[in-house]
This is a predicted structure of a 156-nucleotide RNA (FMN riboswitch aptamer (RFN element)) from Luteimonas gilva. The coordinates come from a structure-prediction model, not an experiment, and the mean pLDDT is 76.
RNA sequence: GAACGUCUUCAGGGCGGGGUGCGAUUCCCCACCGGCGGUAGGCGCGGCAGUCCGCGCGAGCCCGCGAGCGCUUCCCUGGUCGUCGCACCGCGGAAGGUCAGCAGACCCGGUCCAAUGCCGGGGCCGACGGUAUAGUCCGGAUGAAAGAAGACGGCA
Numbered sequence: 001g002a003a004c005g006u007c008u009u010c011a012g013g014g015c016g017g018g019g020u021g022c023g024a025u026u027c028c029c030c031a032c033c034g035g036c037g038g039u040a041g042g043c044g045c046g047g048c049a050g051u052c053c054g055c056g057c058g059a060g061c062c063c064g065c066g067a068g069c070g071c072u073u074c075c076c077u078g079g080u081c082g083u084c085g086c087a088c089c090g091c092g093g094a095a096g097g098u099c100a101g102c103a104g105a106c107c108c109g110g111u112c113c114a115a116u117g118c119c120g121g122g123g124c125c126g127a128c129g130g131u132a133u134a135g136u137c138c139g140g141a142u143g144a145a146a147g148a149a150g151a152c153g154g155c156a
Stems, first nucleotide, its partner, number of pairs: 001155001004153007016030004031136002033126002035065004042057006060124002068102002071096005077090004081085001106122005128139003
C1' cells in the first nucleotide's frame, strides 16, 4: 500500500414584512432555502524563479444517485358475487429497487480554442399525509439513505 470483506461514526436548509379573509407561516405581493457522487476555465493556500507541481473549496435547474410517491410480488385482515375462485375490491405489513411511471427546473449577453459550470442579467423548480390550497408549519422520522470518514481483516 490494491481489489475485496466486516464493523463503527457521521450524513438537509428555509416564512421575516404586508394584503384578503371567521379562518391562511398554505391564497396574493415582497422574502428565504438548496442532500450526495461526477464534470471544472473560477477562487484560496502552499512549494522553487516559473506558464510547473501539490492541497482545499467550487453547478438546486449538465450527467447520474438518494429519500418519498407509484408499481410488482408475497403475507394478514375485512368485504363483494346469478360466477365462491389460483377471482375482484379495500385497510395494514414485508420484500423487490428503477423496474412500466412521478422523480423537478435555464435561457440571454460577455470572455475564451473550448462554458447550460466563470462574470453580468433575467427566469424557473421542489415527494406523500394533515390543515383554507404548504419547497419553508405539523406528521411518518429518535426512521431510511446517496454517500463521507475511520478501525480491523485481507494479499505480498
Overview
Its Rfam family is "FMN riboswitch aptamer (RFN element)". Its family is annotated with FMN binding in the Gene Ontology.